A computed fold for a 1485-nucleotide RNA from an uncultured bacterium, annotated as small-subunit ribosomal RNA. Its Rfam family is "Bacterial small subunit ribosomal RNA". Gene Ontology terms of the family: structural constituent of ribosome and ribosome. The coordinates come from a structure-prediction model, not an experiment, and the mean pLDDT is 83.

RNA sequence: AGAGUUUGAUCCUGACUCAGAGUGAACGCUGGCGGCGUGCCUAACACAUGCAAGUCGAACGAUGAAGCUAUUUAUAAAGCUUGCUUUAUUUAUGGCGGAUUAGUGGCGCACGGGUGAGUAAUGUAUAGAUAAUCUGCCCAUAAGAUGGGGACAACAGUUGGAAACGACUGCUAAUACCCAAUAUACCUUUUUAACAUAAGUUAAAUAGGGAAAUGUUUUUCGCUUAUGGAUGAGUCUAUAUCCCAUCAGCUAGUUGGUAAGGUAAAAGCUUACCAAGGCAAUGACGGGUAGCUGGUCUUAGAGGACGAUCAGCCACACUGGAACUGAGACACGGUCCAGACUCCUACGGGAGGCAGCAGUGGGGAAUAUUGCACAAUGGGGGGAACUCUGAUGCAGCAACGCCGCGUGGAGGAUGACGCAUUUCGGUGUGUAAACUCCUUUUAUUUAGGUAGAAAUUUGACGGUACUAAAUGAAUAAGCACCGGCUAACUCCGUGCCAGCAGCCGCGGUAAUACGGAGGGUGCAAGCGUUACUCGGAAUUACUGGGCGUAAAGGACGCGUAGGCGGUUUGAUAAGUUAGAUGUGAAAUCCUAUGGCUUAACCAUAGAACUGCAUCUAAAACUGCCAAACUAGAGUGAGGGAGAGGUCAGUGGAAUUAGUGGUGUAGGGGUAAAAUCCGUAGAGAUCACUAGGAAUACUCAUAGCGAAGGCGACUGACUGGAACUUUACUGACGCUGAGGCGUGAAAGCGUGGGGAGCAAACAGGAUUAGAUACCCUGGUAGUCCACGCCCUAAACGAUGUACACUAGUUAUUGUGGUGCAAGUCACUGCAGUAAUGCAGCUAACGCAUUAAGUGUACCGCCUGGGGAGUACGGUCGCAAGAUUAAAACUCAAAGGGAUAGACGGGGACCCGCACAAGCGGUGGAGCAUGUGGUUUAAUUCGAAGAUACGCGAAGAACCUUACCUGGACUUGACAUCCUAUUAAUAAUUUAGAGAUAGAUUAGUGCUAGUUUACUAGAAAAUAGUGACAGGUGCUGCACGGCUGUCGUCAGCUCGUGUCGUGAGAUGUUGGGUUAAGUCCCGCAACGAGCGCAACCCUCGUCGUUAGUUGCUAACAGUUCGGCUGAGCACUCUAACGAGACUGCCUGGGUAACCAGGAGGAAGGUGAGGACGACGUCAAGUCAUCAUGGCCCUUAUGUCCAGGGCUACACACGUGCUACAAUGGUUGGGACAAUGGGACGCAAUACCGCGAGGUGGAGCAAAUCUAUAAACCCAAUCUCAGUUCGGAUAGCACUCUGCAACUCGAGUGCUUGAAGCUGGAAUCGCUAGUAAUCGUAGAUCAGCAAUGCUACGGUGAAUACGUUCCCGGGUCUUGUACUCACCGCCCGUCACACCAUGGGAAUUUAGUUCACCCGAAGCCGGAAUGCCAAAUUGGCUACCGUCCACGGUGGGCUCAGUAACUAGGGUGAAGUCGUAACAAGGUAACC
Repeated sequence: AGAGUUUGAUCCUGACUCAGAGUGAACGCUGGCGGCGUGCCUAACACAUGCAAGUCGAACGAUGAAGCUAUUUAUAAAGCUUGCUUUAUUUAUGGCGGAUUAGUGGCGCACGGGUGAGUAAUGUAUAGAUAAUCUGCCCAUAAGAUGGGGACAACAGUUGGAAACGACUGCUAAUACCCAAUAUACCUUUUUAACAUAAGUUAAAUAGGGAAAUGUUUUUCGCUUAUGGAUGAGUCUAUAUCCCAUCAGCUAGUUGGUAAGGUAAAAGCUUACCAAGGCAAUGACGGGUAGCUGGUCUUAGAGGACGAUCAGCCACACUGGAACUGAGACACGGUCCAGACUCCUACGGGAGGCAGCAGUGGGGAAUAUUGCACAAUGGGGGGAACUCUGAUGCAGCAACGCCGCGUGGAGGAUGACGCAUUUCGGUGUGUAAACUCCUUUUAUUUAGGUAGAAAUUUGACGGUACUAAAUGAAUAAGCACCGGCUAACUCCGUGCCAGCAGCCGCGGUAAUACGGAGGGUGCAAGCGUUACUCGGAAUUACUGGGCGUAAAGGACGCGUAGGCGGUUUGAUAAGUUAGAUGUGAAAUCCUAUGGCUUAACCAUAGAACUGCAUCUAAAACUGCCAAACUAGAGUGAGGGAGAGGUCAGUGGAAUUAGUGGUGUAGGGGUAAAAUCCGUAGAGAUCACUAGGAAUACUCAUAGCGAAGGCGACUGACUGGAACUUUACUGACGCUGAGGCGUGAAAGCGUGGGGAGCAAACAGGAUUAGAUACCCUGGUAGUCCACGCCCUAAACGAUGUACACUAGUUAUUGUGGUGCAAGUCACUGCAGUAAUGCAGCUAACGCAUUAAGUGUACCGCCUGGGGAGUACGGUCGCAAGAUUAAAACUCAAAGGGAUAGACGGGGACCCGCACAAGCGGUGGAGCAUGUGGUUUAAUUCGAAGAUACGCGAAGAACCUUACCUGGACUUGACAUCCUAUUAAUAAUUUAGAGAUAGAUUAGUGCUAGUUUACUAGAAAAUAGUGACAGGUGCUGCACGGCUGUCGUCAGCUCGUGUCGUGAGAUGUUGGGUUAAGUCCCGCAACGAGCGCAACCCUCGUCGUUAGUUGCUAACAGUUCGGCUGAGCACUCUAACGAGACUGCCUGGGUAACCAGGAGGAAGGUGAGGACGACGUCAAGUCAUCAUGGCCCUUAUGUCCAGGGCUACACACGUGCUACAAUGGUUGGGACAAUGGGACGCAAUACCGCGAGGUGGAGCAAAUCUAUAAACCCAAUCUCAGUUCGGAUAGCACUCUGCAACUCGAGUGCUUGAAGCUGGAAUCGCUAGUAAUCGUAGAUCAGCAAUGCUACGGUGAAUACGUUCCCGGGUCUUGUACUCACCGCCCGUCACACCAUGGGAAUUUAGUUCACCCGAAGCCGGAAUGCCAAAUUGGCUACCGUCCACGGUGGGCUCAGUAACUAGGGUGAAGUCGUAACAAGGUAACC
């Protein structure tokens, strides 16, 4: 950084999709280790159990163990004085001691921890304010602590209750509570002064009001007052903070004031009264969604998305309400009330709140242990020891993420085996493995073992990190992908099936796209998939897009708010610029350094945080203020132009109708007709009358208007623009959301009018139909007045205004200058057009009237369809207009240009294409091929032209591929191996034959070698397996060959040039030609394949040659070129000549054309061979060759018989005819090509004949054939015939192993249809058509009338290119490119999907009114209680407010719904053919 996808290709527009990064993730497959992090995103769902907030005995009463000690009672012992001492035990009492702690009291419980429901501002962020405030513990300073008093728990007793929990009586302590004293300092009232100017601050005086705990042995700790600090908090202000306008108006405590109350504190915070304000398009109010931020992810950035973990703030604690205590709460582990839920209960009543840590259920795709420790850090209490701490520190689980390490290293080729593939040779896996040597991170075992502890103690983690030793490659690789995008290819299976797919798209028998395998590519303890975010996407464009035709300029104007705004001077400092200061928490990001072996991670320092605020400075630009100017804008004056508008009047032409006259049979209409009018007199014509509408010519890319639009003439009223003048004003301007006005046609309302035209409607035609196009009629309407509607392809598909940027030409209006004075020339301004440069544009095109270059403002667009539709709102009488979605669906839709193809588009040209002619086919009979039918089989192929007398140049057997039956299985045929044998020939049996059996004959060739023998070649037999074989399939896998367009004149290339490109040019144009043949011109110049020529045949002449040919002259003759002779001629067959528009005339620039001469031949002389690039997936796998697939005792091979020859029928191609231009009979004449030895066969004889007998000659210019039409003569005389010959009978001939199915021919007899052929259709332009016979291939014979050749006789016609068909060139349109046999529209029918309407119904939310009114604050308050000499306090109770609840109404969202409407999608449905070509009626709004 881009890529794929619209097309035949191209450029553009445009959307969809992909490659990247990320995640609190989940799922699938897999899984070695460690470090650091992270872990209910869903049900703010419900919670069992344990723990998470206590502590202080140095505040207090109480209880008071061990022990010590004092006194005392009793007993014992000893000493002995006999009543004393000592010792021990024991009884009782007191003191010391101090474990323990339920209670009173103090402090804490408002921190820490959790969650994100609510909240769109009572929140948060940033910057400020507090002179409008409070602040426990802490710090500093100053001062003080005097004297008293009465209670209540605990406790004891009585008592209620199941329990929870109480009740009564009595006793008692305090750092608990109360009173008094003291206080200049604190608070409050009033007054004065100073300072200040928003309320205030300071000082002085005055009056009133307030403190304490001396508790403790001391130190310490604690208490009270005041001031200040620190910390924390409250409140206020400004700015910023999501979506919807299909939410446009909201608000009564609402906005302000006064007074009172209230708070720590300002304030409608609350109440009373007064005023009527306040907010809103800069978005009020309403609805939806949402905790906010530092930051996180992404990005080049700007942005966009997000707000887990960490940190700051806020809110909440089952739901709703409320206050109490307190420095701080309206309080997560407090209280009261109401509600839901759960639990206990003795049924009376009680208890509870994990969104603390674990954990459970549930929900979910999904998220952990009912762990250890207070060792560290921090917090509460305490003087301290200490205690509490699910904060925290750790451990456990999870690849959830990031980071690091490993799964071994080196050598090792016969490139092993296996697997895969193969062109069978090989190749890949692959140095990979095995094998050899080495190492030990990790792992396992054993041993040792930190720091974390600063300063005495204290280590949960943890026997952990780490260290050492030992063992041994040992314990450790998967996942996805491999058609393109996108790195990576083959085989097999499957056969539009199964399946894949992010997009394009793969799969219908050779799938690199499905599934498996081998191989490869990528990443790696992970890899893929799914979901989501940003990116790519400049695809919402601030950076950084557009609007003529792709989506997009409002129908047009006026104008409000807003935005923008000419010249000069001065002032100011809001914007702007610069500097300074403060702040911008920490963490994060970045840089540097350091610490864990490294990294992740962590620490330290720096930078940064692009922001906000304050101060200072500058004054160019913008703004504001002041003063001035005239170039913008406007006004005045002047003479002109105009279908500009409104109203009134007037005119002529025409149509129609009426009346009258003339007049007679039609008129009218159409492609052609008919409906229609007309003998009751039309149409035609003349005259008059009536009425309505429109205004011919002039009329023009002429004029006017903002647009719609405006057209006879005259008048009245009136708007605007241009030109000239430069007198006046002095920026008065431009644009313009909302708003207001105007707005074609059609339509609507009321009232008129109505000639013509004419929706609807009727009739006639057309048609398969014709609710159309055409015709005859005809009503609304069209016209007028008034009022609505408000839309058009309302278009220049081009918003308005201003400025600038080459020209040329035409025209309209109005000025100026000049002279030669004109129908003149030059020139200015304003308009309307044409052409064209620069520039722009995807191209087309635009181009001073911009789509160029800029400025200002407005409107609009963001893929196609759904849809300008639904719902809602507004407007409208209605029709409807306007505003304007979503679900769902597709991968395109679209613009411009290009090459083709096509057109019931155009121009030109050609062709037996038509026309002009001649002869046929289509009718008959037969032959032949095809279809169909039949059959055991009727083998297969060919199918418009371009299949059908075609493959087949020849089916009785064979052929033969088909059918029936009988046989064979290495095979009928090829190669290889082994064994044997020569090969082979003959006879015979069975059989339909294939085949099987039997008998006999026979022993070869070459080499070695003395023989015997051995080996080899060839052949045969037997066996074995590799294989043979297949007319089995695929001509849509192919080669080759062929048909056709078409013997049409085309098809291309190189270089250059033009174009962004596909492409164009050349090859087009003007001529000419049979021809892209040639000439001229030309941004083209050349070249190739085609055309032509070169080749063959025929036509004239010459040369050479002269047998088998020929015979002019000569000779002979059997009279036959037969012979001699000769090659002159004909001919034969080789080589040449000849024709080139060469010559002449005319036309033309030329090419060339027309005519002429000469010539055998004249303008390619005639014919043939020769077939460009390509088209038809044309034909052929059955000529041959061949990939793949299939069969292998059969789909192969052999044999017999049958079939390919069937026969109600249909078609094609032919033959013979229908007769007199003929038939028959007799006589007579003239060819050419070709064939011939398994052959052609003469003369002769036999037979009516086919033919037979026989065999001269001929391997051929020698032999071998009656040419026929034709001519002559005769006959037939128009008839189903002396035409025609089918069909049939009889008898024969020939071929062949064999003519039954199923051959050909002959003779006699038979004698069918048919009398020139409907619609339609074919061939042919000269030696042609027509007609006549002859030969050949194939072949034993022949179904040949076919095919291919040959000659004989031998015409007619072509004015011409309008039309049919085919083709060529140019041009035009196109929505076609599978290319018109194209594309494509709508209804209907069926299935599915989402949506709208819908009688109604359900849920939720919200609001209003009323009712009820718990707890509680506040107020009041007893006849009750307490105190008291005097009015005092408390409470029951009452009242205001009020949660929940109830009733009724409104609104909003959502769900369901009979029925219904349109939409979308679907396979090959039905009906038509609307659009694309002039789409067959131009299309469209």